The RNA shown here (Lysine riboswitch aptamer) has 174 nucleotides and comes from uncultured Caloranaerobacter sp.
RNA sequence: AGGUAGAGGCGCGACAUCUAAGAGUAGCUAUAGGGAGGCCGGAAGCCUAUGAAAUAUAGUGAAAGGAGCUGUCGCCGAAGUCUUAGAUAUCCAAAAUCUAAGGCUGGGCCUGCAUCGAAUAGGUGUAGGACUGUCAUCAGGAUAAUUGCCCGAUAUCCUGAUGGAGUGCUAUCU
Numbered sequence: 001a002g003g004u005a006g007a008g009g010c011g012c013g014a015c016a017u018c019u020a021a022g023a024g025u026a027g028c029u030a031u032a033g034g035g036a037g038g039c040c041g042g043a044a045g046c047c048u049a050u051g052a053a054a055u056a057u058a059g060u061g062a063a064a065g066g067a068g069c070u071g072u073c074g075c076c077g078a079a080g081u082c083u084u085a086g087a088u089a090u091c092c093a094a095a096a097u098c099u100a101a102g103g104c105u106g107g108g109c110c111u112g113c114a115u116c117g118a119a120u121a122g123g124u125g126u127a128g129g130a131c132u133g134u135c136a137u138c139a140g141g142a143u144a145a146u147u148g149c150c151c152g153a154u155a156u157c158c159u160g161a162u163g164g165a166g167u168g169c170u171a172u173c174u
Stems, first nucleotide, its partner, number of pairs: 001174006009076001011075006018068002027060006037047003041092003079105010106132002109129008134164011
């Protein structure tokens, strides 16, 4: 340096059922109303004086993205997130999804702020807190073997402090 296996724990992800929220919202229907717009940000297209929109009442009434429980499966850069570029519905813009490249994050938990979000959920960024795995260094301690005894050194384990990052750590093979 490369290969293989493995560990971290409120560990990670995908899928399925269910649940809350979204929301008694959007939409649809009827009536009233009103009198030219609406779908839709723009183009095209469609609906509309056989009556558009706002608004009100009544009836009906979702979904997506986001979240949680459980189960199954795949896993331990698991994966997440951010930025940029490209692709995708008639076209443009936006959004969403996917792909690629790059940046960041050892892991989850809690708090403040900012941002995304319908949200008091949750995500991300950032500042902080305690925890946890691992390695290195230092200090202390225990044990083991060698020894007649002691010290030192070595090995293993425990405790504490400081520091590091997954391009890490452990085992093994070349």

Annotation
Of the family's consensus pairs, 98% are formed in the model. The organism belongs to Caloranaerobacter, within Bacteria.